[in-house]
RNA sequence: GCCUCAUUAGCUCAAUGGUAGAGCGCAACUCUGAAGAUGUUGAGGUAUCAGUUCGAUUCUAGUAUGAGGCA
Numbered sequence: 001g002c003c004u005c006a007u008u009a010g011c012u013c014a015a016u017g018g019u020a021g022a023g024c025g026c027a028a029c030u031c032u033g034a035a036g037a038u039g040u041u042g043a044g045g046u047a048u049c050a051g052u053u054c055g056a057u058u059c060u061a062g063u064a065u066g067a068g069g070c071a
Base pairs, nucleotide, nucleotide: 001070002069003068004067005066006065007064010024011023012022013021018054026042027041028040029039047063048062050060051059
């Protein structure tokens, strides 16, 4: 320098163009002498910038970061 793959919640991962979910974690309540466990409720996210489309996490191009490969 070129090519490929990945990037979604605090962590690990789903979501085949039509309101983005789960487990663990976090907060409040419940319970307890207190804590833990249980139960209920809640907060929290599509790396970034454009394009296509009525509509994009999803398709396309660029950028950034990480991993791998070729020379």

Notes
The RNA shown here (transfer RNA) has 71 nucleotides and comes from Hymenobacter sp. Its mean pLDDT, the model's own confidence on a scale to 100, is 84. It matches the Rfam family "tRNA". From the family's description: Transfer RNA (tRNA) molecules are approximately 80 nucleotides in length.